This is a predicted structure of a 72-nucleotide RNA (transfer RNA).
Its Rfam family is "tRNA". By type it is a transfer RNA. From the family's description: Transfer RNA (tRNA) molecules are approximately 80 nucleotides in length.

RNA sequence: GGGCAUGUGGCGCAACGGAAGCGCGUCUGCUUUGCAAGCAGGAGGUUGUGGGUUCAAAUCCCACCGGGUCCA
Numbered sequence: 001g002g003g004c005a006u007g008u009g010g011c012g013c014a015a016c017g018g019a020a021g022c023g024c025g026u027c028u029g030c031u032u033u034g035c036a037a038g039c040a041g042g043a044g045g046u047u048g049u050g051g052g053u054u055c056a057a058a059u060c061c062c063a064c065c066g067g068g069u070c071c072a
Base pairs, nucleotide, nucleotide: 001071002070003069004068006066007065010024011023012022013021018055026042027041028040029039030038048064049063050062051061052060
């Protein structure tokens, strides 16, 4: 330098172009003499950045940025 794949809560991951979810973690409550486990509920997301297409974009297209991988 070129190809491929990837970027979504603190972490790991989902999500036919039509209301962004799950697990872990965290917080509160219940339960216990107490802790853990269990149960119930809550908070937490400009979906890497900037454009484009569309009635509508995490999703499609373009450029850039970051890390990964292969080739040279």